This is a predicted complex of two RNAs, RNase P RNA and transfer RNA, with 476 nucleotides together. Model confidence (mean pLDDT): 78 of 100.
RNA sequence: CGAGUCGGCAGGGCGGCCGCGGUCGGUGUCAGUGCGACCGAGGAAAGUCCGGACUCCGUAGGGCAGGGUGGUUGCCAACAGCAACCCGGGGCGACCCGCGGGACAGUGCCACAGAGAACAGACCGCCUGGCCGGCAACGGCCAGGUAAGGGUGAAACGGCGGUGUAAGAGACCACCAGCGUCCCGGGUGACCGGGACGGCUCGGUAAACCCCACCCGGAGCAAGGCCAAGAGGGAGCGGCGCCUCGGCGUCGGUCCUGCGCGGACGAUUGAGGGCUGCCCGCCCGAGUCCGCGGGUAGGCCGCAUGAGCCUGUCGGCGACGGCAGGCCAAGAUGGAUGGCCGCCACCGAGCCGCCGCGAGGCGCGCUCGGCACAGAAUCCGGCUUACAUGCCGACUCGUCCC
RNA sequence: GCGGGUGUAGCUCAAUGGCAGAGCCCCAGCCUUCCAAGCUGGUCAUGCGGGUUCGAUUCCCGUCACCCGCUCCA
Numbered sequence: 001c002g003a004g005u006c007g008g009c010a011g012g013g014c015g016g017c018c019g020c021g022g023u024c025g026g027u028g029u030c031a032g033u034g035c036g037a038c039c040g041a042g043g044a045a046a047g048u049c050c051g052g053a054c055u056c057c058g059u060a061g062g063g064c065a066g067g068g069u070g071g072u073u074g075c076c077a078a079c080a081g082c083a084a085c086c087c088g089g090g091g092c093g094a095c096c097c098g099c100g101g102g103a104c105a106g107u108g109c110c111a112c113a114g115a116g117a118a119c120a121g122a123c124c125g126c127c128u129g130g131c132c133g134g135c136a137a138c139g140g141c142c143a144g145g146u147a148a149g150g151g152u153g154a155a156a157c158g159g160c161g162g163u164g165u166a167a168g169a170g171a172c173c174a175c176c177a178g179c180g181u182c183c184c185g186g187g188u189g190a191c192c193g194g195g196a197c198g199g200c201u202c203g204g205u206a207a208a209c210c211c212c213a214c215c216c217g218g219a220g221c222a223a224g225g226c227c228a229a230g231a232g233g234g235a236g237c238g239g240c241g242c243c244u245c246g247g248c249g250u251c252g253g254u255c256c257u258g259c260g261c262g263g264a265c266g267a268u269u270g271a272g273g274g275c276u277g278c279c280c281g282c283c284c285g286a287g288u289c290c291g292c293g294g295g296u297a298g299g300c301c302g303c304a305u306g307a308g309c310c311u312g313u314c315g316g317c318g319a320c321g322g323c324a325g326g327c328c329a330a331g332a333u334g335g336a337u338g339g340c341c342g343c344c345a346c347c348g349a350g351c352c353g354c355c356g357c358g359a360g361g362c363g364c365g366c367u368c369g370g371c372a373c374a375g376a377a378u379c380c381g382g383c384u385u386a387c388a389u390g391c392c393g394a395c396u397c398g399u400c401c402c
Numbered sequence: 403g404c405g406g407g408u409g410u411a412g413c414u415c416a417a418u419g420g421c422a423g424a425g426c427c428c429c430a431g432c433c434u435u436c437c438a439a440g441c442u443g444g445u446c447a448u449g450c451g452g453g454u455u456c457g458a459u460u461c462c463c464g465u466c467a468c469c470c471g472c473u474c475c476a
Stems, first nucleotide, its partner, number of pairs: 001398010012344007020040006042373001046384002049382005054220004061280004066216005071085005086100001087098004101211002106209002108205003123150002125146009158176002161173003177201002179198008224301004232257004237252006259293007272284003294475002308327008346370006352363004403472007412426004420456001428444005449465005
């Protein structure tokens, strides 16, 4: 210098004008308005894919079913997350990828092609014997042997060399690969290294059923709690009207309750429900479910001090943890966090000027254009996806120079 | 905001992991003097990207689009 790998950070800055949401202060009897100070989106706030916190459901026991996870050891509140390592695959390498338990527990499937697709298979070929034809080479038919060769396929029942044979074959032998059993050594472990024995050679698929190990109650802030209001109903009181003088109708206001109608099932002979699948056990139990209509579309809490953030230090390879100090940093509810202008920075294009033989390079230069993905909604920890551009660090390979 | 579901021809629907099909529509031809009806033939698709598998509409993961339900009295 070129080509790459991995990790991290930023996600424009300053000023002016006009606005928006919230908290606090002050004035004020209160509300409202106005004033001042402070705060006001993200690395993903997104998708809602996992895991929790929190809340409610009548504490939710046992079995079956169902769902999830899946190398090992750690981290974490927990996880399908993260770290380190192991194994397999890819790359010259830095490094990357892996839903990575089990296919000798059992069952299923393996289309088409092919002779044969799972304790396989004689289509061609090779070999032997018999018969026939032919002078012969050889050819044809029949009976057998053979998995070394060809061909089909994603996959054809170890590889290679030799012995052997009529031709062949783990039939036998040496080496190699795999598998199983045993032993030794290392490691917490996954696993690794070595040795002995066994001719054992055994297909793939579990993101097919299944088996093994571990885990799992349901619903979700529209959870849930409080207040107000109202529809409808009931009980007094008062006014007015009618009147057969006992009441009826209507209006106003007070108090209580918090709506009405229909249908089905049911009330100890137990509906329905507690694990929204089943069974058993235990328990609650007078309502439950469906349909139609009516009213309210308000306020407060939950709700931001939390597995919190920053800095330093210590332990650890690391994820992370301990300690010390400091900080408080959005809270809307048709949903605030914005708009306009100017200057600067960055990027691109064009023009101009300068340098250079040239490719090209440079500029306090001018004009125009651009500046991403996207936006909190109960809150956290992750994952995944989207993202203009810029910066930093570590490392690898190649070429040249010292 | 929370929860659930569905993506296959232009439309409505099928399809054990093994050549994606049916009806309507559209196009062409036959028939008819012409049109319609009828007959014959044809075009057109698994939302998108990966993975598992010999092989994916189907199984798994991610993503995109669409649809549905959920306030209180209760």